Molecule: c-di-GMP-I-GGC riboswitch aptamer
RNA sequence: GCUGAAAAGGGCAAACCGGCCGAAAGACCGGGACGCAAAGCCAGGAGGCUAAAGCGGAGGGAAACGCCGCCAUGCCCGUCCGGCUGCCGCAU
Numbered sequence: 001g002c003u004g005a006a007a008a009g010g011g012c013a014a015a016c017c018g019g020c021c022g023a024a025a026g027a028c029c030g031g032g033a034c035g036c037a038a039a040g041c042c043a044g045g046a047g048g049c050u051a052a053a054g055c056g057g058a059g060g061g062a063a064a065c066g067c068c069g070c071c072a073u074g075c076c077c078g079u080c081c082g083g084c085u086g087c088c089g090c091a092u
Stems, first nucleotide, its partner, number of pairs: 003089002011036002016031004021026001034078001040084003044081003047076003054070004
């Protein structure tokens, strides 16, 4: 450098439940383990989720609220790619 057979010391923690923040997606804390060798970190590319604000629309006498569509500046690195860092170990 490449790599993940077996193993050790350990590490992380999906769903779900409780609390809490948020408009939501989702985050955080506790419980809990489906899994994970980068399931450590970075939203840079692709993708996905949400749509408060904004824009448009239908209805309506009109406005507000609500509804429908578009939209990220919000979110997801446990969707993939890329970047950075890193424990242990066989074979080469």